[in-house]
Background: This is a predicted structure of a 73-nucleotide RNA (transfer RNA) from a Lachnospiraceae bacterium. NCBI's taxonomy places the organism under Bacteria, Bacillati, Bacillota, Lachnospirales, Lachnospiraceae.
RNA sequence: GCUUCAAUAGCUCAGUUGGUAGAGCACUUCACUCGUAAUGAAGGGGUCGCCGGUUCAAGUCCGGCUUGGAGCU
Numbered sequence: 001g002c003u004u005c006a007a008u009a010g011c012u013c014a015g016u017u018g019g020u021a022g023a024g025c026a027c028u029u030c031a032c033u034c035g036u037a038a039u040g041a042a043g044g045g046g047u048c049g050c051c052g053g054u055u056c057a058a059g060u061c062c063g064g065c066u067u068g069g070a071g072c073u
Stems, first nucleotide, its partner, number of pairs: 001072007010025004019056001027043005049065005
């Protein structure tokens, strides 16, 4: 330099044919307990890597960029 894959909550990841962003773990509060753990209930937390484009509408489609992985030269 070229090809390809990935980037979504603190972490690991889903998100179908474009139509109001989710799960598990973690965190907070409460219940339970002599106390802790476990368990149960409730709750908070996201400019979906960045910049544009298409569209009534984009996490999703298109272009560019950045970062990371793999491969080739």
Rfam family: tRNA. Rfam describes the family as follows. Transfer RNA (tRNA) molecules are approximately 80 nucleotides in length. Its family is annotated with triplet codon-amino acid adaptor activity in the Gene Ontology. The prediction has a mean pLDDT of 81.